[in-house]
RNA sequence: GAAGCGCGCCAGACCGCCGCUGGUGCAAGGCCCGAAAGGGCGCACUGGAGGAACGUCCGGACUGCACAGGGCAGCGCAGGAGGUAACACCUCUCCACCGACAAGCCGCAAGGCCCUAAGGUGAGGAUCAGAGCAACAGAGACGAGUCACCUUGGGUGCCGCACCACCGGCGAAAGCCGGGGGUACGAGCAACCAAGGUGGGUGAAACGGGCAAUCUCUGCGCGCAGCAACACCAAAUAGGCCAGCGUUGAUGUGGCUCCGCGGAGCUGGCGGGUAGGUGGCAUCGAGCCGUCCGGGUGACCGGCGGCCCAGAGGAAUGGCGGUCACGUUCCGGGCAACCGGAACGCACAGAAUCCGGCGUACCGGCGCGCUUCACAC
Repeated sequence: GAAGCGCGCCAGACCGCCGCUGGUGCAAGGCCCGAAAGGGCGCACUGGAGGAACGUCCGGACUGCACAGGGCAGCGCAGGAGGUAACACCUCUCCACCGACAAGCCGCAAGGCCCUAAGGUGAGGAUCAGAGCAACAGAGACGAGUCACCUUGGGUGCCGCACCACCGGCGAAAGCCGGGGGUACGAGCAACCAAGGUGGGUGAAACGGGCAAUCUCUGCGCGCAGCAACACCAAAUAGGCCAGCGUUGAUGUGGCUCCGCGGAGCUGGCGGGUAGGUGGCAUCGAGCCGUCCGGGUGACCGGCGGCCCAGAGGAAUGGCGGUCACGUUCCGGGCAACCGGAACGCACAGAAUCCGGCGUACCGGCGCGCUUCACAC
């Protein structure tokens, strides 16, 4: 320097104006909404999306319910060892496969093959327990037998030939002609059956294998549900329980000391659930950062120092304007490097109880490391 890999970081910057939202302070109070519980209203300061907040796939925290022990069913995992709160995640390692230039081999060449580096991929136990499956092609695809050809054997039918008896016709007879039947023979023909042998072709695979990410077997693990969990406060209405009053006329109502109408409930308390509200819920944890120290090949662990880092509940994190940066295109100038100007663009996507993973999406930019080859010293 070239090629091939791996990893990390950023994800526009600044200014002005107007907004939204959490926290703290002023702060004691005041006002508003609400029956209450509770919530809101001003000013100042300050915090306010991500590497994936996404998909909700896996594992946990947390919460409620269930739970003597064992088994079955169901679901999941799978080389070995380790990490972790846990995992289907991560690390190291074994095995298998993939993996470039060069070298080697084949080739006239184009090219192909082989070997391996960094690196990548792998749900990588078991197919002498049992079952199931394999597109297309092919005669035949998981049950075993099958396609073509050849050989041998077998019986059957036909044909040929010979013989035997019979029937019919002719003839005096010998005999001749015809018919069907039987027997024997035949390197004859046909299909069939049995045994043996050979073989082209198809295909990934042709009684020899494959697939366990098909069931299954073995070993191991797993209670069920999820923040719309759950806890607390708590209306109206309906229903429940208790007490008191009431057909000797209550409550209500017209007129209001009195009287009339009317006819079975009325009043108070308690308790449960619902609407609504608050907590859960986001300052203290599996937390974040550190060219730090120690252990470990590594994932990671321990120590030290520093930091506090969004949080609503129809759901805030925004809008407008300007300048600059970046990319593309065009125009002008210039031999070129480049300079000036204009237009467009500036991704994927947005928290919703929290955390660890995995997977997926993504305009671009920056940095570091590894391997091989070539050249120079």